[in-house]
Context: one part of a larger RNA
RNA sequence: CCGUUGUUAAGGAACUAGGCAAAUUGACCCCGUACCUUCGGAAUAAGGGGUCCCUCCCUACGCAAAGCAUUUAUGUUUUGUUGUAGGAGGGCGCAGAGAAUCGGCUCUGGCGACUGUUUAUCAAAAACACAGGACUCUGCUAACUCGCAAGAGGAUGUAUAGAGUCUGACACCUGCCCGGUGCCGGAAGGUCAAGGACGUAGGUUAUCCUUCGGGAGAAGCUUACAACUCAAGCCCCGGUAAACGGCGGCCGUAACUAUGACGGUCCUAUGGUAGCGAAGUUCCUUGUCGGGUAAGUUCCGACCUGCAUGAAUGGAGUAACGACUUCCGCACUGUCUCAACAACGGACUCG
Numbered sequence: 001c002c003g004u005u006g007u008u009a010a011g012g013a014a015c016u017a018g019g020c021a022a023a024u025u026g027a028c029c030c031c032g033u034a035c036c037u038u039c040g041g042a043a044u045a046a047g048g049g050g051u052c053c054c055u056c057c058c059u060a061c062g063c064a065a066a067g068c069a070u071u072u073a074u075g076u077u078u079u080g081u082u083g084u085a086g087g088a089g090g091g092c093g094c095a096g097a098g099a100a101u102c103g104g105c106u107c108u109g110g111c112g113a114c115u116g117u118u119u120a121u122c123a124a125a126a127a128c129a130c131a132g133g134a135c136u137c138u139g140c141u142a143a144c145u146c147g148c149a150a151g152a153g154g155a156u157g158u159a160u161a162g163a164g165u166c167u168g169a170c171a172c173c174u175g176c177c178c179g180g181u182g183c184c185g186g187a188a189g190g191u192c193a194a195g196g197a198c199g200u201a202g203g204u205u206a207u208c209c210u211u212c213g214g215g216a217g218a219a220g221c222u223u224a225c226a227a228c229u230c231a232a233g234c235c236c237c238g239g240u241a242a243a244c245g246g247c248g249g250c251c252g253u254a255a256c257u258a259u260g261a262c263g264g265u266c267c268u269a270u271g272g273u274a275g276c277g278a279a280g281u282u283c284c285u286u287g288u289c290g291g292g293u294a295a296g297u298u299c300c301g302a303c304c305u306g307c308a309u310g311a312a313u314g315g316a317g318u319a320a321c322g323a324c325u326u327c328c329g330c331a332c333u334g335u336c337u338c339a340a341c342a343a344c345g346g347a348c349u350c351g
Stems, first nucleotide, its partner, number of pairs: 001346008010337002014335001019332001027051005036041001038169001052091005058086004062081009092096001104330002109325002111322002116128002132167007144153003170317001172315002175247003180244002182240005189235003195228001199225006207216003248266005275309001276306001287303005
């Protein structure tokens, strides 16, 4: 010097990103216990007291024995007691759960209802799941999934069932838009694949002609064009947002000023409703006001100017719960002011 422990004057979080770590608390019995609440909880809330040894006349209960009674397993009386609890008196110590074992507590906000699950080996969470809610599909040889198929699962189930997607207890709610995309339904018209009549043109050539260079050319086969016919789809028509999604701008206006209930105008499928709001969302921003502190970029309550909130991509609340996260306080402490000492084990030196 390092490690593991222990103790510490005065102060007591001044440490630090953060009370990380440590300390405090701790068992049993008795008393006592708030806000809030889904009436179950909250709750071991909080807070307070007791706990050792000896003696005892005493009290209650228990236990044992004996007697009595009867409804025969109970009642009752007496005696005893090494039991438990209480009471009275006394003793010792700083301290009586004398060691070990063994919750620190309270308050505020956020998120997620809850118990649960997860990145084996840097993340345990606000992520996943969840009961509950909703939509869509599926009539059974079901939909859907696996498989080339046979077949299997679904299910020895049958719409109070099964599958998929979203949301996520509960209480209060869930607004407007179907123009785009998707899905569902429709079928008059347009478009449109394969098909394809009468034919037209080309290729090939049995044959014929020839000035020997070449030319003409039936049938068959074949290529192109093609009237016509024409399914689905698309165009088209309608529906559908707890489907994917979306939910405006400018100008003016009230008898101080300011503001703008009101009006005008442009655009749009419709222009954000109820709520909540500097939010885990707010750039400007340490917004402004209030609270807490001597002093508060965090925190709590408001305001609304929402850069860029908002309703099952759920909105806003909420008791209980949480190794979650934020803030305040009490207690406590070597975290710190500021360091010291001790024990043990290393390092180091010698052998």
Annotation: The prediction has a mean pLDDT of 83. The part of an RNA shown here (large-subunit ribosomal RNA, domain IV) has 351 nucleotides and comes from a Phycisphaerales bacterium. RNAcentral holds the full RNA, with entries from ENA. NCBI's taxonomy places the organism under Bacteria, Pseudomonadati, Planctomycetota, Phycisphaerae, Phycisphaerales.